């Protein structure tokens, strides 16, 4: 230096609810808040999961309604990928 464990926390991030806000919806941002997190840093254009169904397509139909579908999400679900500090 280089792999491979492992964890003190000065000090990072910040779920659930609330406020505003942007979306049809999952869901995002911003402020508040902490359940947790040693990668809760990074990718949704590796791959598997997952959620949502606006347009679209199909049946019904009077108004609608009901099934499908991602091209729209989730990275705090596995995963990929990168990387600080201290111990061994």
């Nucleotide at each position: 230096a280089a792999u491979a464990a492992u964890g003190u926390u000065u000090g990072g991030c910040a779920a659930a609810c609330c406020u505003g806000u942007g979306g049809a919806a999952a869901c995002g941002c911003a402020g508040g808040g902490a359940c947790g997190c040693a990668a809760a840093g990074u990718c949704a254009a590796a791959g598997g999961g997952u959620c949502u169904a606006a347009c679209c397509c199909g049946c019904c139909g009077a108004a609608g309604g009901c099934g499908g579908u991602a091209u729209g999400g989730c990275a705090g679900c596995c995963g990929a990928u990168u990387g600080c500090c201290g111990u061994u």
The RNA shown here (c-di-GMP-I riboswitch aptamer) has 88 nucleotides. It was read from a public genome assembly, where an Rfam model found it. The coordinates come from a structure-prediction model, not an experiment, and the mean pLDDT is 83.